[in-house]
RNA sequence: AUUACCGUAAGCCAAACCCGUGCGAAAGGCGGGGACGGAAAGCCACGGGACUAUAAGCCAGCCGGGUUGCCUGU
Repeated sequence: AUUACCGUAAGCCAAACCCGUGCGAAAGGCGGGGACGGAAAGCCACGGGACUAUAAGCCAGCCGGGUUGCCUGU
C1' cells in the first nucleotide's frame, strides 16, 4: 500500500414518535428533540420495488448495482 474479515477501546450515523417549516400538489424534504437500529444507515435514482402522483417526483434505513472512505485488530 492492497484485499478480506471483525466492530470493540474511542468515535460516527440515526428509526418510530413529538415540535417547527412562506420548501413541495402530494409523497416527501429541512431544522430541533429522540433512539429502533446500523459496519458504510456516506454518496449515486442505473435496474427492480414501495409511496405520492400523471412528474426528468420521491424513498439510498426495501433489494440489487456503482463509487468513496474511518478506527482497533487479524
The RNA shown here (c-di-GMP-I riboswitch aptamer) has 74 nucleotides and comes from a Deltaproteobacteria bacterium. Rfam family: c-di-GMP-I riboswitch aptamer. Rfam links the family to the GO term cyclic-di-GMP binding. The source organism's lineage runs through Bacteria, Pseudomonadati, Myxococcota and Myxococcia. The coordinates come from a structure-prediction model, not an experiment, and the mean pLDDT is 81.